[in-house]
Molecule: transfer RNA
Organism: Claveliimonas bilis
Parts: sequence; structure tokens; C1' cells
RNA sequence: UGGGGUAUUAGCGCAGUUGGGAGCGCGCAACAUUCGCAUUGUUGAGGCCACGGGUUCGAAUCCCGUAUACUCCAU
Repeated sequence: UGGGGUAUUAGCGCAGUUGGGAGCGCGCAACAUUCGCAUUGUUGAGGCCACGGGUUCGAAUCCCGUAUACUCCAU
């Protein structure tokens, strides 16, 4: 430098397959419990599903391109 593969979803780690409900654990906030902290319980906030297009009544999911990370092959 060229080509191939995998990954990109909440602050972090991840799930989400016949295309129709965006979720789990940890963390965070409030409340209850406690003299207080921790633990535990309940409730809640937090996401334009990497970016741009396309297909479709409907896309995190299918198609094309781009970006980033990791990896393999060739040079």
C1' cells in the first nucleotide's frame, strides 16, 4: 500500500435472527430502611441503535457507500 473478515445499541460491559414492544447487569438520582454509612427494596432519569443514502406501509435488523477499532492474507 492492496484485499478479506469481525465489531460499532444508555456513563461502562453487553443482549436484541422470520423486518413491527429498544432492553439486561453494573453505575447514577430520589424515596423507604439506619443515629449515620453500607446492604436491601421501590421508583426514575439517561439512547436521534457509528455516519450518509436506498428498499419497504414499517429498518438496530435487508442493500450500497463512508468512518473508527481489532484481526487475517498479500506486497